[in-house]
C1' cells in the first nucleotide's frame, strides 16, 4: 500500500443455554458461559429473514332488499383470520465507515 491472513505475539468480541431485568412480540440488556469471529468494531442506506402492539381488511351478529346465490346498511364491546414497521435483527447478505497485529 493492499482485492492479502500463512505462521506468530498481545490483546478483543462472545453463539445455545441458564437466571435476572425490560418489551405485546420479534428482541434486547446485565450475569454466568463459550459456538465461534480479523472487523462477530459501528451505522438500518439496499435486499432478505423474524414479529405485529398500533392500523387496514374480513368473519361471527342485527336491520332492509332481493327473496336461491346475494346485494346494501348499521356493528359498543370480544373472538378468529389476513394484510401491514414506524418494532427487530449489523453473529443474514451487500453497502458505507473506523481500525489492531503480520507481511509468509
Nucleotide at each position: 500500500a493492499c482485492a492479502u491472513g500463512a505462521a506468530a505475539a498481545a490483546g478483543g468480541c462472545a453463539a445455545a443455554a441458564u437466571u435476572g431485568u425490560u418489551g405485546a412480540a420479534a428482541a434486547a440488556c446485565a450475569a454466568u458461559g463459550a459456538c465461534g469471529c480479523a472487523a462477530a468494531g459501528c451505522u438500518u442506506c439496499c435486499g432478505g429473514u423474524c414479529u405485529a402492539a398500533g392500523g387496514u381488511u374480513u368473519a361471527u351478529u342485527g336491520a332492509u332488499g332481493u327473496c336461491u346465490u346475494c346485494a346494501u346498511c348499521a356493528u359498543a364491546c370480544a373472538u378468529g383470520a389476513a394484510c401491514u414497521a414506524c418494532g427487530a435483527u449489523a453473529g443474514c447478505g451487500g453497502a458505507g465507515u473506523u481500525g489492531c497485529c503480520a507481511g509468509a